Description:
The RNA shown here (c-di-GMP-I-GGC riboswitch aptamer) has 80 nucleotides and comes from a Campylobacteraceae bacterium. Model confidence (mean pLDDT): 86 of 100.
[in-house]
């Protein structure tokens, strides 16, 4: 550098429930663990979704990084 154990120490937290914010997709807090080796961070490209607009296409504003890429930073060290 690469790779990722039936390793060690830690970390995050899906569905669902409660509270709360939002027209909405969804966000946040608490509980809870399905999972995760970047499930840390960045909406940059794609994808999906929401709202507005439109006859339609197009367009505008948003959401998701736990959908896939890309960028960036990072703990551990068996085997190869």
């Nucleotide at each position: 550098c690469a790779a990722g154990a039936u390793a060690a120490a830690g970390c995050c937290a899906a569905a669902c429930c409660c509270g709360c914010c939002g027209u909405g997709a969804g966000a946040c807090g608490g509980g809870g663990a399905c999972g995760g080796a970047a499930a840390g961070c960045c909406a940059u490209g794609g994808a999906u979704c929401u709202c507005c607009c439109c006859a339609a296409a197009a367009g505008g504003a948003g959401a998701u990084u736990g959908c896939c890429a890309g960028g960036u930073u990072a703990c551990c060290u068996a085997a190869c």